The RNA shown here (transfer RNA) has 71 nucleotides and comes from Tetrapisispora phaffii CBS 4417. Taxonomically the source falls in Tetrapisispora phaffii (Eukaryota, Fungi, Saccharomycotina, Saccharomycetes). It is recorded under the gene name tRNA-Arg-TCT-2-1. The RNAcentral record of the sequence draws on ENA, GtRNAdb and Rfam.

RNA sequence: GCUCGCGUGGCGUAAUGGCAACGCGUCUGACUUCUAAUCAGAAGAUUGAGGGUUCGACCCCCUCGUGAGUG
Numbered sequence: 001g002c003u004c005g006c007g008u009g010g011c012g013u014a015a016u017g018g019c020a021a022c023g024c025g026u027c028u029g030a031c032u033u034c035u036a037a038u039c040a041g042a043a044g045a046u047u048g049a050g051g052g053u054u055c056g057a058c059c060c061c062c063u064c065g066u067g068a069g070u071g
Stems, first nucleotide, its partner, number of pairs: 001070007010024004018055001026042005048063001050061003
């Protein structure tokens, strides 16, 4: 240089074009003498950036980052 993959809450991952879901973590409450565990609830993502298609994006293009292969 070329080819292929990945990028989504703090972390790890889902998601047939139709309210972005789950686990861990965090916070609040219950329980407990206290902590842990358990139970209940809440917050937290403009899906890496910028454009395009579409009524609607997790699609497409480009770019950045990263990984693998290859010369």